[in-house]
Context: one part of a larger RNA
RNA sequence: GGACGAACGCUAGCGGCGUGCCUAAUGCAUGCAAGUCGAACGCACUCGGCCUUCGGGCCAUAUGAGUGAGUGGCGAACGGGUGAGGAACACGUGAGGAACCUACCCCGAAGUUUGGGAUAACUCAGGGAAACUCGAGCUAAUACCAAAUACCCCCACCGGAUCGAAUGGUCUGGCGAGGAAAGAUUUAUCGCUUCGGGAGGGCCUCGCGGCCUAUCAGCUAGUUGGUGAGGUAACGGCUCACCAAGGCGUCGACGGGUAGCUGGUCUGAGAGGACGAACAGCCACACUGGGACUGAGACACGGCCCAGACUCCUACGGGAGGCAGCAGCAGGGAAUAUUGCACAAUGGGCGAAAGCCUGAUGCAGCGACGCCGCGUGGGGGAUGAAGGCCCUAGGGUCGUAAACCCCUUUCAGUGGGGACGAAACUGACGGUACCCACAGAAGAAGGUCCGGCCAACUACGUGCCAGCAGCCGCGGUAAGACGUAGGGACCAAGCGUUGUCC
Repeated sequence: GGACGAACGCUAGCGGCGUGCCUAAUGCAUGCAAGUCGAACGCACUCGGCCUUCGGGCCAUAUGAGUGAGUGGCGAACGGGUGAGGAACACGUGAGGAACCUACCCCGAAGUUUGGGAUAACUCAGGGAAACUCGAGCUAAUACCAAAUACCCCCACCGGAUCGAAUGGUCUGGCGAGGAAAGAUUUAUCGCUUCGGGAGGGCCUCGCGGCCUAUCAGCUAGUUGGUGAGGUAACGGCUCACCAAGGCGUCGACGGGUAGCUGGUCUGAGAGGACGAACAGCCACACUGGGACUGAGACACGGCCCAGACUCCUACGGGAGGCAGCAGCAGGGAAUAUUGCACAAUGGGCGAAAGCCUGAUGCAGCGACGCCGCGUGGGGGAUGAAGGCCCUAGGGUCGUAAACCCCUUUCAGUGGGGACGAAACUGACGGUACCCACAGAAGAAGGUCCGGCCAACUACGUGCCAGCAGCCGCGGUAAGACGUAGGGACCAAGCGUUGUCC
């Protein structure tokens, strides 16, 4: 000098774009953050208009429209948060998988036949304070089960061709065993099943790369390898039985400390050094520890089970909960925001669609926290006014500065008009941006410093006191270094200080 997710002091006019718990991965009141489909299914409930003497009457309508819980499907594994842990194939990069999986989507081929038994809802009857739950009976399906068929797939056996460094791969013939399906709305679609391919996604293996420590030198028993088995989508000590005795290490094993990694960011001429906020990719985690279930996908933030700590309810028998989602509260701290609006846009889930949901997102609010832009007026004006300060008392300086004259109106203010963002119905932002008009210099300047480094000097006060200070150092009676004043220098809606990095 530059930089910052900054804080503190003094000060403060406006706007745009960004950005905002770095500390306690501390604990959380309240609301919201994941639903949707009646064009899969059964059930329960509700119904429009006119007149009225309030008894009802007339018309219309029901194969309709809607609401509710339930069965079923898809989603809930995405999106959003955090950085605790982890020195690891976690990440980055480059290869490999002849050892693998993939719902929805796209392409291609073939099919969608015949039956069956249940069950929730509901009704009845109980238990419980509650959470919830037991029994009996009824019922539907794109829920469940059986059978048929098999272009095809899988498995076993017997061959052929071809390729590979190898385990072996690919194509093909024969024979045997096994394996599917679901309908809905209404005439055209959406589905369903099997197989092959694609796209995107995931999983596994390996080379290389990126922290400190030797005041850590030896480490290791599923340890290293083999055979067999189990398990997995798949290879594999992944697991198990048996066998062998191996494996790693000064090219740093093992141990300890620290840390999410990267694209990047800051700095620097570069080499390098430091960092990893925001944005983007990957990983890990979801009160702590463990476990599996469902599923194409989880060992699952707003799912389940067990244990623990904590909080709450209780009729003491037993139950409920998890903001590192968005707001918000307490606490900690030098310190970090609204319990806002909207699904209008973009995107996501479901749905044939209308649409519903979406604290993702789009916006608004708060904070000079940062960057950028603008303003606080322009021209004239000397008797160099008054006043302040200095003075050799002549004067000098603040100073064209002010007053005064002429002018302008950015921004802010008031009034009027008023968008783009949406092809159409549809705009939270927003009566916002922007445009026009009006009034009036009107509402808008401070902070630090002035001994040297370092740009800017005098006076008074003080008297090694009070104080200053980044370093050198100032102050003990003429202090340009302390305090005040006048003047000056530098930045400017900021200016300084502190902290950290280069």